[in-house]
RNA sequence: GGUGAUCGCCGGUUUACGAAAGUAGACGGGAGGAAAGUCCGAGCUCCAAAGAGUGCGGUGCCGGGUAACGCCCGGUGACGGCAACGUCGAGGAAAGCGCCACAGAAAACAAACCUCCACGCUUCGCGUGGGAAGGGUGAAAAGGCGGGGUAAGAGCCCACCGCGCGCGUGGCAACACGCGCGGCAUGGCACACCCCACUGGGAGCAAGGCCGCGUAAGCAGGCGCCUGAGGACUACUCGUCCGAUGCCUGCGGGUAGGCUGCUCGAGGCGACCGGUAACGGUCGUCCUAGAGGAAUGAUCGCCAGCGCGAGAAGGGUGACCGGAUCGCGACACAGAACUCGGCUUA
Numbered sequence: 001g002g003u004g005a006u007c008g009c010c011g012g013u014u015u016a017c018g019a020a021a022g023u024a025g026a027c028g029g030g031a032g033g034a035a036a037g038u039c040c041g042a043g044c045u046c047c048a049a050a051g052a053g054u055g056c057g058g059u060g061c062c063g064g065g066u067a068a069c070g071c072c073c074g075g076u077g078a079c080g081g082c083a084a085c086g087u088c089g090a091g092g093a094a095a096g097c098g099c100c101a102c103a104g105a106a107a108a109c110a111a112a113c114c115u116c117c118a119c120g121c122u123u124c125g126c127g128u129g130g131g132a133a134g135g136g137u138g139a140a141a142a143g144g145c146g147g148g149g150u151a152a153g154a155g156c157c158c159a160c161c162g163c164g165c166g167c168g169u170g171g172c173a174a175c176a177c178g179c180g181c182g183g184c185a186u187g188g189c190a191c192a193c194c195c196c197a198c199u200g201g202g203a204g205c206a207a208g209g210c211c212g213c214g215u216a217a218g219c220a221g222g223c224g225c226c227u228g229a230g231g232a233c234u235a236c237u238c239g240u241c242c243g244a245u246g247c248c249u250g251c252g253g254g255u256a257g258g259c260u261g262c263u264c265g266a267g268g269c270g271a272c273c274g275g276u277a278a279c280g281g282u283c284g285u286c287c288u289a290g291a292g293g294a295a296u297g298a299u300c301g302c303c304a305g306c307g308c309g310a311g312a313a314g315g316g317u318g319a320c321c322g323g324a325u326c327g328c329g330a331c332a333c334a335g336a337a338c339u340c341g342g343c344u345u346a
Base pairs, nucleotide, nucleotide: 001303002302003301004300005299006298007297009030010029012027013026014025015024016023017022032333036344037343039342040341041340042339043338044204045203046202047201051238052237053236054235056200057199058198059197060196061075062074063073064072065071076090077088078087079086080085091195092194096193098189099188100187113135114134116130117129118128119127120126121125143161144160146158147157148156162184163182164181165180166179167178168177169176170175208260209259210258211257218251219250220249221248222247223246230242231241232240233239267286268285269284270283271282272281273280274279306329307328308327309326310325314321315320
């Protein structure tokens, strides 16, 4: 967990008795995979309508699914892995602004500690100049690697790779591949601010509707009566709208009322069809909590699963394999409260 019995708990229908309150009985129903967190997305309801700008958020490769989504499916790219496969805070760093610890000469308009080369000198070295290949530091050092070249060197030149741009081919697209051109210009960070694109009105079933009715009646004070007090659009401004039986303050005075919304719904299950899949379509079938601070439980038996212990048949020379069967034990996380789809956590 399943099932049976007994004893309860909460609604519903109904029978008998009863004037009623109620009592007794019968029948039938009564939590979850997460009912949870309330993190997203919707339905539904109200706010007159759901306006503009700013602000504040949200999302962020492409295509599809879906009522919708930040979810799901498929793909692309990057990273990890020998591979099967896995992972994802996956727009922009040549708009601005900022950061890059320690170490290091230098962390971004480059620079020069050691070393290298040339020249000079008072020559165990020093100075001036050239260079940035080698060493060293670092998570990261200004394309990589090989060759040419040079006093030494350097995309200074060349091939390949990388990068950027253009064109072509394939793909719905992200993108991939190929060709050509460019001597290399943009180091990283947007889990900084920011920019770009798309996107978000608010409140929630204690919504809301009907009945009842106290946001009352009544008293006092203040403001206002269209040249309008006050209010709504729930962050601000504009703008729009409502507004005289009005608005504000104090006194006063009382209820945890009843019905509804409410459970049949983007519903579950099965078969077939379409689709790589998410999912969709058709047909059949099923319907079973609606609740109020809130019921859905307990005991015993049997069965199944799990853990521990023992362990038959059979196999093996053996260690052992094998597991029929038996005994004992534990059985969680949690729990509807308008309803769905997700995610997350247990």
RNAcentral holds the sequence, with entries from MGnify. Predicted 3D model of a 346-nucleotide RNA (Bacterial RNase P class A) from a soil metagenome. The coordinates come from a structure-prediction model, not an experiment, and the mean pLDDT is 76. It matches the Rfam family "Bacterial RNase P class A". Rfam classes the family as a ribozyme.